Overview:
Predicted 3D model of a 348-nucleotide part of an RNA (small-subunit ribosomal RNA, central domain) from an uncultured bacterium. Rfam family: Bacterial small subunit ribosomal RNA.

Context: one part of a larger RNA
RNA sequence: CUGGGCGUAAAGGGUGCGUAGGUGGUUGAUUAAGUUAUGUGUAAAAUUCCUGGGCUCAACCUAGGGUUGCAGAUAAGACUGGUUGACUAGAGUAUGGGAGAGGGUAGUGGAAUUUCCGGUGUAGCGGUGAAAUGCGUAGAGAUCGGAAGGAACACCGGUGGCGAAGGCGGCUACCUGGCCUAAUACUGACACUGAGGCACGAAAGCAUGGGGAGCAAACAGGAUUAGAUACCCUGGUAGUCCAUGCUGUAAACGAUGUCAACUAGCCGUUGGUCUAAUUAAGAGAUUAGUGGCGCAGCAAACGCGAUAAGUUGACCGCCUGGGGAGUACGGUCGCAAGAUUAAAACUC
Numbered sequence: 001c002u003g004g005g006c007g008u009a010a011a012g013g014g015u016g017c018g019u020a021g022g023u024g025g026u027u028g029a030u031u032a033a034g035u036u037a038u039g040u041g042u043a044a045a046a047u048u049c050c051u052g053g054g055c056u057c058a059a060c061c062u063a064g065g066g067u068u069g070c071a072g073a074u075a076a077g078a079c080u081g082g083u084u085g086a087c088u089a090g091a092g093u094a095u096g097g098g099a100g101a102g103g104g105u106a107g108u109g110g111a112a113u114u115u116c117c118g119g120u121g122u123a124g125c126g127g128u129g130a131a132a133u134g135c136g137u138a139g140a141g142a143u144c145g146g147a148a149g150g151a152a153c154a155c156c157g158g159u160g161g162c163g164a165a166g167g168c169g170g171c172u173a174c175c176u177g178g179c180c181u182a183a184u185a186c187u188g189a190c191a192c193u194g195a196g197g198c199a200c201g202a203a204a205g206c207a208u209g210g211g212g213a214g215c216a217a218a219c220a221g222g223a224u225u226a227g228a229u230a231c232c233c234u235g236g237u238a239g240u241c242c243a244u245g246c247u248g249u250a251a252a253c254g255a256u257g258u259c260a261a262c263u264a265g266c267c268g269u270u271g272g273u274c275u276a277a278u279u280a281a282g283a284g285a286u287u288a289g290u291g292g293c294g295c296a297g298c299a300a301a302c303g304c305g306a307u308a309a310g311u312u313g314a315c316c317g318c319c320u321g322g323g324g325a326g327u328a329c330g331g332u333c334g335c336a337a338g339a340u341u342a343a344a345a346c347u348c
Stems, first nucleotide, its partner, number of pairs: 004319003007302002012316001014200004021193003025087007033080002035076004040071003049065006090190001091187004095182004102176007109153001114148007124135002161168002205246006214240002219235004257315006265293011297304002321348003330341004
């Protein structure tokens, strides 16, 4: 390389948009690049291969054939491609409805924690397996009233919803993206995938400036213990929050790339539409999601099973024994931390 693979054995890129490229619906005409057929030229000889012949065989020698390639010609016109015309089943647009923690900005609400102020009130509080550190007669804890401030939104809440993924949850307004659905009308293949590229991307971390209630790496103290740089307790700083910029990684997981087609059923649930009837908290049909079983089939097994890991097609990414190593060196990116690309010696 060919091949074989990628849920759990090595292997799906964190996610999308999209350039080149690859692939591409139905139908007519035309063309002849691919394709097919015929024939010509060439493909030196030797060698190799096949069929014979000659040295007693063989090596060796020798005759004939072949040489899948390339170029020109002639022909065919199914399929692929090109050109041109038509179509509507793919894709999209318009119109009417619908659901939603989708995103952004501004405002606003109550409960709770903490702190402060004031009242009542007196000796404990707190914490643990048990304690101690800690707080408290300078009046704590408890309780009542008031104030401040920050962060998060109980119940509803649901294998419920929305989003490409990360993710999104009090309430109100404004701006805004996508989706579903019905019946028509319109465009007429405008599509799928996507190397590079671009954008988004939890937490932690970084920069500057704010903010700081609770929690809490580091740190301090008290315990435990043989020790205890821990688990437990009392404190507590970065951080957690906001704005702007950077970082670009996660068990970024469904450990399952995207798109399309086909292939038994049954039971839930969310959002639509339709049907006949209204007696219904109902029934049936259909569609877009989201779950539980399960046939065929697949699978090493576990299991998957119309939301496939079944049967196929298109395109991309990735794997090729363990360790060394996702490391070194070099490149690129970053303020740094580091990220990304990515070996070898050696060893089993």
The full RNA is in RNAcentral, with records from ENA, Greengenes and SILVA.